This is a predicted structure of a 349-nucleotide part of an RNA (small-subunit ribosomal RNA, central domain) from an uncultured prokaryote. RNAcentral holds the full RNA, with entries from ENA. Model confidence (mean pLDDT): 88 of 100. It matches the Rfam family "Bacterial small subunit ribosomal RNA".

Context: one part of a larger RNA
């Protein structure tokens, strides 16, 4: 060097384009860089190693051989790997004709609920908890009818339902737009796969400007509770929560399971498409791409996974390497900040 590993023990970057670089279908010829064979040279001497000899032995000396796996030129092979050629279609993508969909963005709409305001009825309560009290109300609350404002979220349908790379999407119209699936024929011809660095994209909370602000609520301010109670539970309440534009860039970003490809028993639900049969309400059989349960071989410490693998293999990337010190200091990038990346050591067990 090689050898281990990454669901739950330490380990998959939150998720994508995608640059270097790695790897890379079928076929014809070329070439000979990789590779293989072989020939010359050269790989100092000691030394190691095998064999002789010389000190009575040995250490040690001393002769010969091997060895030095290597390099550097000729020469021959042409399978496989590279290169250049011609070529194909099984990857991969185009066009075409439909389907499904909370995929995204802006605009406008609409109903139900809860605050608030007016107004009418109508009187002594209401609220709230284990229990209560602060709090609200004769200045007329609660509750009941109308009528207006305003803010934010869309019950039911709704479904281990469906879309998206991930975060993430849930009234309704339009309008812009991205992706997937299915069909059967044309077409390009390997245009592929992964992917350091790099760029986007990223929940919530938070930062910054200026709107809006109804409900709900860190903070905070009262009332219980308690030994206390800087909580739990009640009244109340302001950042925030929402809108624009810009920033942070983290999460138990979770399937604690990296992307692609092959292969490897079934069973039984669902979701969108094709096919096909039958007495078409439908049912059934059958092919696909999803999404779920459940099992076989195998693997796995175990639990468990099992064609949506954690099985069997390959391609490439990213991590791990005993617990704390510590995801911390210095440093440096990056931010307004808040912090965020990267990232030790000393001492200890």
């Nucleotide at each position: 060097c090689u050898g281990g590993g990454c669901g739950u023990a330490a380990a998959g970057c939150g998720c994508g384009c995608g640059u270097a670089g790695g790897c890379g279908g079928u076929u014809u010829g070329a070439u000979a860089a990789g590779c293989u064979g072989g020939a010359u040279g050269u790989g100092a001497a000691a030394g190691c190693c095998c064999u002789g000899g010389g000190c009575u032995c040995a250490a040690c000396c001393u002769g010969g051989g091997a060895a030095c796996u290597g390099c550097a030129u000729c020469c021959a092979a042409a399978a496989c790997u590279g290169u250049c050629u011609g070529a194909c279609u099984a990857g991969a993508g185009u066009a075409c004709a439909g389907u499904a969909g909370a995929g995204g963005u802006g605009a406008g709409u609409g109903g139900a609920a809860u605050u608030u305001c007016c107004u009418g009825u109508g009187u002594a309560g209401c609220g709230g908890u284990g229990a209560a009290a602060u709090g609200c109300g004769u200045a007329g609350a609660u509750a009941u009818a109308g009528g207006a404002a305003g803010g934010a979220a869309c019950a039911u349908c709704a479904g281990u339902g469906g879309c998206g790379a991930a975060g993430g999407c849930g009234a309704c119209u339009c309008a812009c737009u991205g992706g997937a699936c299915u069909g059967a024929u044309a077409c390009u011809g390997a245009c592929g796969c992964u992917g350091a660095g790099g760029u986007g994209c990223g929940a919530a909370a938070g930062c910054g400007u200026g709107g809006g602000g109804a409900g709900c609520a860190a903070a905070c301010g009262g009332g219980a509770u308690u030994a206390g109670a800087u909580a739990c539970c009640c009244c109340g309440g302001u950042a925030g929560u929402c809108c624009a534009c810009g920033c942070c860039g983290u999460a138990a970003a979770c399937g604690a399971u990296g992307u692609c490809a092959a292969c490897u028993a079934g069973c039984c639900g669902u979701u969108g498409g094709g096919g096909g049969u039958c007495u078409u309400a439908g049912a059934c059989c059958u092919u696909u791409a999803g999404u779920g349960g459940c099992g076989c071989a195998g693997c796995u410490a175990a639990c468990g996974c099992a064609u949506u693998a954690a099985g069997u293999u390959g391609a490439c990337c990213g991590c791990c390497u005993g617990g704390g010190g510590a995801g911390u200091a210095c440093g440096g990038u990056c931010g307004c900040a808040a912090g965020a990346c990267u990232a030790a050591a000393a001492c200890u067990c």